This is a predicted structure of a 328-nucleotide part of an RNA (large-subunit ribosomal RNA, domain IV) from a mouse gut metagenome.
The RNAcentral record of the full RNA draws on MGnify.
Its Rfam family is "Bacterial large subunit ribosomal RNA". Rfam links the family to the GO terms structural constituent of ribosome and ribosome.

Context: one part of a larger RNA
RNA sequence: GCGUUGUCAAGGAACUCGGCAAAAUGGCCCCGUAACUUCGGGAGAAGGGGCGCCUGCGAGGAGCAGGCCGCAGAGAAGAGGCCCAAGCAACUGUUUAGCAAAAACACAGGUCUAUGCGAAGCCGGAAGGCGAGGUAUAUGGGCUGACGCCUGCCCGGUGCCGGAAGGUUAAGAGGAGAGGUCAGGGGAAACCCGAAGCCUUGAAUUUAAGCCCCGGUAAACGGCGGCCGUAACUAUAACGGUCCUAAGGUAGCGAAAUUCCUUGUCGGGUAAGUUCCGACCCGCACGAAAGGCGUAAUGAUUUGGGCGCUGUCUCGACAACGCACCCG
Numbered sequence: 001g002c003g004u005u006g007u008c009a010a011g012g013a014a015c016u017c018g019g020c021a022a023a024a025u026g027g028c029c030c031c032g033u034a035a036c037u038u039c040g041g042g043a044g045a046a047g048g049g050g051c052g053c054c055u056g057c058g059a060g061g062a063g064c065a066g067g068c069c070g071c072a073g074a075g076a077a078g079a080g081g082c083c084c085a086a087g088c089a090a091c092u093g094u095u096u097a098g099c100a101a102a103a104a105c106a107c108a109g110g111u112c113u114a115u116g117c118g119a120a121g122c123c124g125g126a127a128g129g130c131g132a133g134g135u136a137u138a139u140g141g142g143c144u145g146a147c148g149c150c151u152g153c154c155c156g157g158u159g160c161c162g163g164a165a166g167g168u169u170a171a172g173a174g175g176a177g178a179g180g181u182c183a184g185g186g187g188a189a190a191c192c193c194g195a196a197g198c199c200u201u202g203a204a205u206u207u208a209a210g211c212c213c214c215g216g217u218a219a220a221c222g223g224c225g226g227c228c229g230u231a232a233c234u235a236u237a238a239c240g241g242u243c244c245u246a247a248g249g250u251a252g253c254g255a256a257a258u259u260c261c262u263u264g265u266c267g268g269g270u271a272a273g274u275u276c277c278g279a280c281c282c283g284c285a286c287g288a289a290a291g292g293c294g295u296a297a298u299g300a301u302u303u304g305g306g307c308g309c310u311g312u313c314u315c316g317a318c319a320a321c322g323c324a325c326c327c328g
Base pairs, nucleotide, nucleotide: 001323002322003321004320005319006318007317008316010314011313014312019309027051028050029049030048031047036041038146052068053067054066055065056064057063069073081307082306083305084304085303086302087301088299089298093105094104109144110143111142112141113140114139115138121130122129123128147294148293149292150291152224153223154222157221158220159217160216161215162214163213166212167211168210172206173205177201178200179199180198181197184193185192186191225243226242227241228240229239252286253283264280265279266278267277268276
């Protein structure tokens, strides 16, 4: 000097990103226990008191009365710290085996959709199998995620569903026509014409789904405006005008796990508060099942505050054990 363990005056979080770590709390009995609440809970809330031994009474390991001892009676070890407020997630669960346990995943519940049974879907080349020895109160898939109050407007685009009149449309069918060859014919020849057959090509016509088209559908993918003016102070604009759109964001929430400007402004808490809480609304860029807003309980969750407690600190000291190191 380091490690582990222990102790400390006064102060008590001044430490620090942050009370990290440590300290503190701790058992049993009795008293007592708030907001809120889904009436279960919250609760071991919080906060107090008691606790050994002897004798007597007593059915008594209860209780009552009297007495005794120590610094100390749950006599050692082991054994919740608590409260207030907010975010997120309802909850118990699950997860990155080996840096993340969470507000991520799952979840009951909600909803949409597919599937009539040789089901849909899935595995397999097939046979076959799962689904299921089930049958729509079933099974698969998508989204959402307890519960409460709710879930607005847009179907123009994309998707899906339905429609089948019209347009378009493949192979196939069809074979008008064209070309090649050629018996033959013409011609002095070059060459020309050229039936049938064969070969090549091939128009009309016929013809499905699809697409176009018509309609529906947003708890399908998604989307949910701009400019100008206006009230008898000013400011603001209930109101008006105009352009565009498929429709222009309803309720609720809002500087938010979302706010750039921003440490917004006001209030609270502090002596002092870029955090926190309550408001405001100018929402750069919330918003309704990629759900919106609440919510008791729950959480090794995140954030702010407080009480208790402490070597975290002011500020360090000492002790034990071990190591380093020194001497032999």